[in-house]
């Protein structure tokens, strides 16, 4: 230099024949309970779907460049 996976919440991931509203589990916050702490419930906030662009009536999801990771090849 080429070639390939991968980037979704504070963290580990889910969702890829394009369409119902972007979701879990944990973690935070509040409450209940406790002498008090944990647990255990119950309730609650928290996201430019890496970044710009392009097709489409409609992109996380499909095309292009780029920007990180990481592996492989020279």
């Nucleotide at each position: 230099g080429c070639c390939g996976a991968c980037g979704u919440a504070g963290c580990u991931c889910a969702g890829u024949u394009g369409g119902u509203c972007a979701g879990a589990g944990c973690g935070g916050c509040u409450g209940u309970c406790u002498u008090g702490u944990a647990a255990a419930c119950a309730g609650u906030a928290g996201g430019u779907c890496g970044u710009g662009g392009g097709u489409u009536c409609g992109a996380a999801u499909c095309c292009c460049a780029c920007c990180g990771u990481c592996g492989g090849c020279u």
Annotation: A computed fold for a 74-nucleotide RNA from a Patescibacteria group bacterium, annotated as transfer RNA. NCBI's taxonomy places the organism under Bacteria, Bacteria candidate phyla. Its mean pLDDT, the model's own confidence on a scale to 100, is 80.